[in-house]
Context: one part of a larger RNA
């Protein structure tokens, strides 16, 4: 000089920032993913004679639920940077274009009725709808086999195009404006796989490897590929340090420094990997899925003892360990994001308040004048110095903070709509009122005397100080530095 800092003593006020670094330790309780009736059918209530209308409810079915938050256990890795390839590949939503939506069965929860079960749940029959489920037409395409041709290319090859053959779509609603659906081509945005270079320490780690290295075939995959199996071969990496141990999320940055370098990766943003521990799929355009599902395991709860629930490394908050890190707030106003034609809803992301001097920054705690230099206090050579314009008194001013009145922008609108908030500001009122400590004074290093103590008591970064005259310990007066802070203590440079 820094710090996600902590301890001590003090602590007026306001703007941004910050704030669980240790036990990825264990949770009590409430939120944190819904949404659509313009996809269905059924159901309740109101109003109405009714037809309808409004408002709701569970359930099918459609998108979301893989984003967003939130931690860094684990990885020394194509994990991250960074530059390249994919002629080896996938993308729902959204844009742009081509082209089509034809006619049809059959079932299902809801609901009803019967059961089982403490409980979570769940069996039976029987009725019904769909953009849910299945077949058939059509085939512009597209796929996938034969045939031929032109053009490229960077090796397998790749484009574009002729001819036959097979096999492959759809779903509708509506307030008639649309908005869906289904095949096909390009986009954009995203993501998968591959590859050069870079990325810690230990040789007191020296040999390491049987899917191991490579080649045929086959299966798998969106794709390449021992990525799996079978059979052949014996290779494959290593002192340019392999494999074996340790540490460690990675970077953009940050810290310091004149730079060279060194050290760290907190906020914020990019990428990784993680969800109670271990495995595994399953639906999907995407997961091998924080609040989804089997299976083991540990823990913890509830049970009629048969069998069930549960995973805060989300946002508060609690216990525990720790020197040590906050509110069980407010609002969906505005940003964004998921639904929806829309109004809308939903959202502990978000925007805000709270709370800590945790830091940065700002401001205040008065100003003028005032000497017979009072009183105390300390020192004294007893003469008197100092504290000292310091206070007292006079005379002002009003920033903060108090009081009383007006009030925003952020709102994108014709209108309506603000959680923050009656905040921020403004304007007036009142009164020096409410608002300074902490450290240090031997030398380094700015800053001295006096008592007290007498190798004790202590002090102390380093040198050293203390044994009877201590500017070094203690206290007081004075003095010096910083100032809402100061010192100390631990980390880097």
């Nucleotide at each position: 000089a820094a710090c996600g800092a902590a301890c001590g003593c003090u602590g007026g006020c306001g703007g941004c920032a910050u704030g669980g670094a240790u036990u990825a330790g264990g949770c009590a309780u409430g939120c944190a993913a819904g949404u659509c009736g313009a996809a269905c059918g059924c159901u309740u209530g109101u109003a109405g004679c009714a037809a309808u209308a409004c408002a709701g409810g569970a359930g099918u079915g459609g998108c979301g639920a893989a984003a967003g938050g939130g931690u860094g256990a684990g990885g020394a890795a194509c994990a991250c940077g960074u530059g390249a390839g994919u002629a080896a590949c996938c993308u729902a939503c959204c844009c742009u274009c081509a082209a089509g939506u034809u006619g049809g069965g059959a079932a299902u929860a809801a609901c009803a009725c019967c059961g089982g079960g403490a409980a979570a749940c769940u069996g039976g029959u029987g009725c019904u709808a769909a953009u849910a489920c299945c077949g058939a037409a059509u085939g512009u395409g597209g796929c996938u086999g034969u045939u031929g041709a032109a053009c490229c290319g960077c090796a397998u090859g790749g484009u574009u195009u002729u001819a036959c053959a097979g096999c492959u779509a759809a779903a509708g609603a509506u307030u008639u404006a649309u908005c869906g659906c289904u095949u096909g081509a390009g986009g954009a945005g995203g993501g998968g796989c591959u590859c050069g270079c870079g990325u810690c320490c230990c040789a007191u780690u020296a040999g390491u490897u049987a899917g191991u290295u490579g080649g045929u075939a086959a299966g798998g995959u969106a794709a390449c590929g021992g990525c799996u199996u079978a059979c052949c071969a014996a290779g494959a990496c290593u002192g340019u340090g392999a494999u074996g141990g340790g540490u460690a999320g990675c970077u953009g940055g940050u810290c310091u420094g004149a730079g060279a370098g060194g050290a760290c990766g907190a906020u914020c943003a990019g990428c990784c990997a993680c969800a109670c521990u271990g495995g595994g799929a399953c639906u999907g355009a995407g997961a091998c899925a924080c609040u989804g599902c089997c299976c083991a395991g540990a823990c913890u709860c509830c049970u009629a003892c048969g069998g069930g629930a549960g995973g805060c490394u989300g946002c508060a908050g609690u216990c525990g360990a720790g020197a040590a890190u906050c509110u069980u707030c407010c609002g969906c106003a505005a940003u964004g994001c998921g639904c929806g034609a829309a109004a809308g809803c939903g959202u502990g992301a978000c925007g805000g308040a709270g709370c800590g001097a945790u830091g940065c920054c700002g401001c205040g705690u008065g100003c003028a004048g005032g000497a017979u230099g009072a009183c105390g206090g300390c020192c004294u050579u007893c003469g008197g110095g100092u504290u000292g314009u310091a206070a007292a008194c006079u005379g002002c001013u009003g920033u903060c903070a108090c009081c009383g009145g007006g009030g925003a922008a952020g709102a994108a609108u014709a209108a309506a709509u603000g959680a923050c908030g009656g905040u921020a500001c403004c304007c007036g009122g009142a009164g020096a009122g409410g608002a300074a400590g902490c450290c240090a004074c031997g030398g380094c290093u700015a800053a001295c005397u006096a008592c007290g103590u007498g190798c004790c008591a202590g002090c102390a970064g380093c040198c050293g100080c203390g044994g009877u005259a201590a500017u070094a310990c203690g206290u007081a007066g004075g003095u010096g530095g910083c100032g809402a802070g100061c010192g100390u203590u631990g980390u880097u440079c």